[in-house]
Context: one part of a larger RNA
RNA sequence: CUGGGUGUAAAGGGUCCGCAGGCGGCCCUGUUAGUCGAAGGUGAAAUGAUACGGCUUAACCGUGUCACUGCCUUUGAUACUGCAGGGCUUGAGUACGGAAGAGGAGAGUGGAAUUCCCUGUGUAGCGGUGAAAUGCGUAGAUAUAGGGAAGAACACCGGUGGCGAAGGCGGCUCUCUGGUCCGAUACUGACGCUCAGGGACGAAAGCCAGGGGAGCAAACGGGAUUAGAUACCCCGGUAGUCCUGGCCGUAAACGAUGAGAACUAGGUGUUAGAGGUAUCCACUCCUCUAGUGCCGCAGCUAACGCAUUAAGUUCUCCACCUGGGGACUACGGCCGCAAGGCUGAAACUC
Numbered sequence: 001c002u003g004g005g006u007g008u009a010a011a012g013g014g015u016c017c018g019c020a021g022g023c024g025g026c027c028c029u030g031u032u033a034g035u036c037g038a039a040g041g042u043g044a045a046a047u048g049a050u051a052c053g054g055c056u057u058a059a060c061c062g063u064g065u066c067a068c069u070g071c072c073u074u075u076g077a078u079a080c081u082g083c084a085g086g087g088c089u090u091g092a093g094u095a096c097g098g099a100a101g102a103g104g105a106g107a108g109u110g111g112a113a114u115u116c117c118c119u120g121u122g123u124a125g126c127g128g129u130g131a132a133a134u135g136c137g138u139a140g141a142u143a144u145a146g147g148g149a150a151g152a153a154c155a156c157c158g159g160u161g162g163c164g165a166a167g168g169c170g171g172c173u174c175u176c177u178g179g180u181c182c183g184a185u186a187c188u189g190a191c192g193c194u195c196a197g198g199g200a201c202g203a204a205a206g207c208c209a210g211g212g213g214a215g216c217a218a219a220c221g222g223g224a225u226u227a228g229a230u231a232c233c234c235c236g237g238u239a240g241u242c243c244u245g246g247c248c249g250u251a252a253a254c255g256a257u258g259a260g261a262a263c264u265a266g267g268u269g270u271u272a273g274a275g276g277u278a279u280c281c282a283c284u285c286c287u288c289u290a291g292u293g294c295c296g297c298a299g300c301u302a303a304c305g306c307a308u309u310a311a312g313u314u315c316u317c318c319a320c321c322u323g324g325g326g327a328c329u330a331c332g333g334c335c336g337c338a339a340g341g342c343u344g345a346a347a348c349u350c
Base pairs, nucleotide, nucleotide: 003322004321005320006319007304008303012318014201015200016199017198021194022193023192025088026087027086028085029084030083031082033081034080035077036076037075038074039073040072041071042070048066049065050064051063052062053061054060091191092188093187094186095185096183097182098181099180103177104176105175106174107173108172109171110154114150115149116148117147118146119145120144121143125136126135162169163168206247207246208245209244210243211242215241216240220236221235222234223233258317259316260315261314262313263312266295267294268293269292270291271290272289273288274287275286276285299306300305323350324349325348332343333342334341335340
């Protein structure tokens, strides 16, 4: 390479948008480019295959045939693909009526708790641990009551509940705003799927500038423990955690499972909606759609397990893997303020 693979053995890109490219619904007509048939030409010789022959044999050599899987021309076929034209509505989308939601951004606002400050009551302890000590406290702590300030996070509701492409999103109110689902009609008429490059988003930590700083807390200091203890435990504590603007671009960014489409037993729970049944209504029961869980058949799987939310049966497109170490490395390139990121070997070795 041909292949075979990617939940856990190596392997799905963190996620989405999307140009090129690849692929693409139903019907009719044309064309005959691809495709298929036939004929002709060409495909040098040698080499190759085969039959026979020549050197005593073989290697070697000769003759005939085949092959040279290709290309060109003419002619025919028109199912499929392409191209051109016309039409259709089921894919896709638009309009309309409903529905749910921690989806996003900004502004405002609430209570509990914590810490600090002031005042009152009150007195000798408090705190902490396995036990202690460091620490705090007669300059009045801890406790308790009242008042004030600040910052951060939102108990209960809360739920294999909801929303979002992913990261992620949770007090309440308002404003702006994205997406989704259900229902019934009307409209557009394949407008679709995927996507190398590219672009945007992207937890935490980290970086730059300016604010903020209650609690927590890398580093650091102290007390313990211990043979030691650069730890685990305790007392403190600075970056940071928070806000605004700008970088970084990583993760066990996980469902360790790419996206889209079709098909293939069921049972049970739950969320949003629609229809029917029922009723005074709310319930109840049945059916359908979309989501989200559990169990389970066929099938698949090395097993574990997956099983209409597939890891089953198929198609399209992308990404990735190809023994372990060396190596999420070196060199080079690109990006970054830096930290570093992306791309990514080899020698050697087992």
RNAcentral holds the full RNA, with entries from SILVA.
This is a predicted structure of a 350-nucleotide part of an RNA (small-subunit ribosomal RNA, central domain) from a metagenome.
The coordinates come from a structure-prediction model, not an experiment, and the mean pLDDT is 89.